[in-house]
RNA sequence: GAUUUAUAAAGAAGAGGGGAGAGAUUAGGCUCUGUGAACCUCUGGCAACCUACUCCAACAAGAGUAAAGGUGCCAAUACCUAACCCAGUUCCUGUCCCGAUAUUUAUC
Numbered sequence: 001g002a003u004u005u006a007u008a009a010a011g012a013a014g015a016g017g018g019g020a021g022a023g024a025u026u027a028g029g030c031u032c033u034g035u036g037a038a039c040c041u042c043u044g045g046c047a048a049c050c051u052a053c054u055c056c057a058a059c060a061a062g063a064g065u066a067a068a069g070g071u072g073c074c075a076a077u078a079c080c081u082a083a084c085c086c087a088g089u090u091c092c093u094g095u096c097c098c099g100a101u102a103u104u105u106a107u108c
Stems, first nucleotide, its partner, number of pairs: 006107003013043005021032003026082004044074003049070002052065004078104001083101001085099001086094003
C1' cells in the first nucleotide's frame, strides 16, 4: 500500500509548549477556535478490538470476568447533506421503529 471482516446516534479531562486554524474537502452548509485552533509532551480518563483467565466447545465460533499488556479514543450521529431504492410531496423532503441499500472514512 492492497484485499477481507467486525464496529461506528453510547462513553471519556487537565496542565505545559505552540500561535491560526480545525472538524475526511470534491462541494455546499453548519459548528468549534486569541476566553487559544492544528500539532507535540506529561498526567488522567473512556472503552473492551487483540491479549489474559473462566464456561461452552473441540477447525472455528459463542458467552462471561478483569483492565496488567498491545492498540484506539476523550465537541457536535463518521457534525449534516450531496449516490441509489422506496414512500410522500409537487420541487422539495427522509418523520413514524435511528427508512433501506451502496460508496467513502475511521479503528482493531
SAM riboswitch aptamer (S box leader) from a Bacteroidales bacterium, 108 nucleotides, folded computationally.
Its mean pLDDT, the model's own confidence on a scale to 100, is 77.